Predicted 3D model of a 163-nucleotide RNA (c-di-AMP riboswitch aptamer (ydaO/yuaA leader)) from a Verrucomicrobiota bacterium. The source organism's lineage runs through Bacteria, Pseudomonadati and Verrucomicrobiota.
[in-house]
RNA sequence: UUCUUUGUUUCGCUUAGUGGACCGGUGAGUAGCCGGUUCAACGGGGGAACCACCUUCCGGCCGGAGAAUUCCGGACGAAUCGGGGCGAACGAUGCGCGGCAUCGAGAGCAUUUAAUGGCUCUAGCCCGACAGCUAACCUCGUCAGCAACAUUAAAGUGCAAGG
Numbered sequence: 001u002u003c004u005u006u007g008u009u010u011c012g013c014u015u016a017g018u019g020g021a022c023c024g025g026u027g028a029g030u031a032g033c034c035g036g037u038u039c040a041a042c043g044g045g046g047g048a049a050c051c052a053c054c055u056u057c058c059g060g061c062c063g064g065a066g067a068a069u070u071c072c073g074g075a076c077g078a079a080u081c082g083g084g085g086c087g088a089a090c091g092a093u094g095c096g097c098g099g100c101a102u103c104g105a106g107a108g109c110a111u112u113u114a115a116u117g118g119c120u121c122u123a124g125c126c127c128g129a130c131a132g133c134u135a136a137c138c139u140c141g142u143c144a145g146c147a148a149c150a151u152u153a154a155a156g157u158g159c160a161a162g163g
Base pairs, nucleotide, nucleotide: 003163004162005161006160007159008158011156012146013145014144018040019039020038021037022036023035024034025033026032041142042141043140044139045138046137051132055079056078058077059076061074062073063072064071065070082130083127084126085125086124090104091103092102093101094100095099105122106121107120108119109118111155112154113153114152115151116150117149
């Protein structure tokens, strides 16, 4: 170092939000921490074709049909309860309605997967009249907050002993 047997294993969590290299600072320091550059990884937004979608008893203008004050179509203007993104964070019903409850649906629970039971959450923020999907392409983020459910089965990781 590799394979194998047995025993043991509280092996951090939510989130995309992580890892490496180099340089500088601090430091006794190849520790740790802070900053910068770069590579990778993970995640988001914009953005063709095809497909999908395209409000109004409003305004005047253009074209077509007609006997006609009518009908159809087109572009523009105006009005308009706006519209959209990240995220699981939504829908329905009821009530004593600044909120609460129930049902449905969705999300999380400690190595991973599955089953059973149990517990918890369904917030918050952003763009600024504007964006469907979307290859190429363009662009942005790598925060913040915590403390751990149980049983069974299988497969891994670490440690120990033996071959």
Its mean pLDDT, the model's own confidence on a scale to 100, is 78. The sequence was found by an Rfam model in a public genome assembly.